Predicted 3D model of a 264-nucleotide RNA (Bacterial large signal recognition particle RNA) from a Thermomicrobiales bacterium.
Rfam family: Bacterial large signal recognition particle RNA. Its Rfam clan is "SRP clan".
The prediction has a mean pLDDT of 78.
The gene name in the source record is ffs.
Of the family's consensus pairs, 93% are formed in the model.
[in-house]
RNA sequence: UCGUGCUAGACGGGGAGUUGGCGGUGCCCUGUACCCGCAAUCCGCCAUAGCGGGGUUGAACUCCCUCUCGAGGUACGGCUUUUCAGGACUGUGGCCGUGGCGGGGGUGUCGAAGCCCGGGUCCCGCACGGCGGGGAACUGCGAAUCGGGUCAGGACCGGAAGGUAGCAGCCCUAAGCAGGAUUCCUCGGGUGAUGCGGGGGUUCCUGGGUGGAGCCAACGCGCGGUCGCAAGCUGGGGAGACCGUAUCGACAGAGGGUGCACGG
Numbered sequence: 001u002c003g004u005g006c007u008a009g010a011c012g013g014g015g016a017g018u019u020g021g022c023g024g025u026g027c028c029c030u031g032u033a034c035c036c037g038c039a040a041u042c043c044g045c046c047a048u049a050g051c052g053g054g055g056u057u058g059a060a061c062u063c064c065c066u067c068u069c070g071a072g073g074u075a076c077g078g079c080u081u082u083u084c085a086g087g088a089c090u091g092u093g094g095c096c097g098u099g100g101c102g103g104g105g106g107u108g109u110c111g112a113a114g115c116c117c118g119g120g121u122c123c124c125g126c127a128c129g130g131c132g133g134g135g136a137a138c139u140g141c142g143a144a145u146c147g148g149g150u151c152a153g154g155a156c157c158g159g160a161a162g163g164u165a166g167c168a169g170c171c172c173u174a175a176g177c178a179g180g181a182u183u184c185c186u187c188g189g190g191u192g193a194u195g196c197g198g199g200g201g202u203u204c205c206u207g208g209g210u211g212g213a214g215c216c217a218a219c220g221c222g223c224g225g226u227c228g229c230a231a232g233c234u235g236g237g238g239a240g241a242c243c244g245u246a247u248c249g250a251c252a253g254a255g256g257g258u259g260c261a262c263g264g
Stems, first nucleotide, its partner, number of pairs: 001264006009057003012030004020046005034054005063257006072248007079240008089232002091229008100221003105216003114210007122199006128192002131188006138179004147172004155164003
């Protein structure tokens, strides 16, 4: 160096997950690379880490290692977006307060604020008035019969004179109905520029005294408090063909390494 025959090895790999850990079945990504049995409320092993059986290939372009590339996956973070909750911070709206600031306005030596006294506004009671209701009085109407008076006609008694009872009519009235100026009694009130008495006193008004120059309301700004809004903000969850970091990493490429036996 060539040929023949063997053996180690190979006959997919990877990711997540699961596991004390490893591998597998299952899911996903690559890729085409034997068969049968077991396997997810799992199956089989132990850092020499699938088990059992069979088959093909076999020291190489096919096995092993390193490096490069890099599909793809996973984790974290950023960015974007969405949803729920919150209300410390920024912002924003309303209300209240403020001996702060501002300009304008009103008022004040014909006397401000403050202080003192009186009165009113407020409440209660009484009186009076007024309004409303009721009643009485007044006027009118008003009884077939069971009110009164007078009683035509007629009836009755009587010898007569006369008398008796009494319908209608008329008059007066009762019960009751109606009227409306006035008078009286009584009840009531979200009645009253009325009077008197008592009470109360935050605010406001008014009269007097003192005092001797400010006072008042609104607006704007500032400050404080409070209530809200939730646009920023805080926190939780979700999504993303995006970005960064880390990790694993198929395929591909490059380099290196690696047996035995016999014969020429």